[in-house]
This record gives sequence, structure tokens and C1' cells, in this order.
RNA sequence: GCGAAUAUAAAUUAAAUGGUAAAUUAUUAAUUUUCCAAAUUAAAAUUAGGAGUUCAAACCUCCUUAUUCGCU
Repeated sequence: GCGAAUAUAAAUUAAAUGGUAAAUUAUUAAUUUUCCAAAUUAAAAUUAGGAGUUCAAACCUCCUUAUUCGCU
């Protein structure tokens, strides 16, 4: 220099070729307990960044960023 892959909540992962984002652990609150732990219930928190296409984008197109791999 060229090519390819990956990026989703604090962490680990889902999401039938576009139809409106979910689970587990963790965190917070309540209940329970003499206390802790465990358990039950509830809550908060997300599509790497920017543009485009579309009635509608995690998903399609382009650019950028980060990481990994291959070729020279």
C1' cells in the first nucleotide's frame, strides 16, 4: 500500500433475507430475615461516530474511527 472481518446496556450474548431492540449477570429500590447471604418484585441503563436510501434501518449504501487477520 491492497483486501477481509468485527463494533448492540457496566459485562457476556440474542434479534426469519428492513416492521419499531430482548435475555442473563451486575447496579439501585422495596418485600422477607435479629443481621448478612439467598429468594421474590420493580426500576434505570443500549445498536462505534457521521451522512444517504426508505413510509420505516441494528440490518441496505458511502465515509470516518478502533481492534483483529491475510497478501505484498
Predicted 3D model of a 72-nucleotide RNA (transfer RNA) from Acrosorium flabellatum. It matches the Rfam family "tRNA". Gene Ontology term of the family: triplet codon-amino acid adaptor activity. The source organism's lineage runs through Eukaryota, Rhodophyta, Rhodymeniophycidae, Ceramiales and Acrosorium. The prediction has a mean pLDDT of 80. RNAcentral holds the sequence, with entries from ENA.